This is a predicted structure of a 74-nucleotide RNA (transfer RNA) from a Candidatus Altimarinota bacterium. The organism belongs to Candidatus Altimarinota, within Bacteria. It was read from a public genome assembly. Its Rfam family is "tRNA".
RNA sequence: GGGGCUGUAACUCAGCUGGCUAGAGUGCGUCCAUGGCAUGGACGAAGUCAGGGGUUCGAAUCCCCUCAGCUCCA
Numbered sequence: 001g002g003g004g005c006u007g008u009a010a011c012u013c014a015g016c017u018g019g020c021u022a023g024a025g026u027g028c029g030u031c032c033a034u035g036g037c038a039u040g041g042a043c044g045a046a047g048u049c050a051g052g053g054g055u056u057c058g059a060a061u062c063c064c065c066u067c068a069g070c071u072c073c074a
Base pairs, nucleotide, nucleotide: 001073002072003071004070005069006068007067010026011025012024013023019057028044029043030042031041032040033039050066051065052064053063054062
C1' cells in the first nucleotide's frame, strides 16, 4: 500500500430480504419476601445504532468517505 471481517445500553451480544415506539442476558436503582445475609420476585433507569454525507415517503439495515480494532496478501 491492497483485500476481508467487526463497531448497537456500563459489559457480552441479537436485530443487517429497509417500515410497530430499537431489544435480550449480565450489571445498576427502587420496592416486596427473610430477624439479617445469600437468593428469588416485581417495576424502572440507561443508546447521537463508531463519525459524516447520500438514496428513499421512511435507514441500525442500502451506497460513498473517514476513524478504531482484528485478520490475510505484499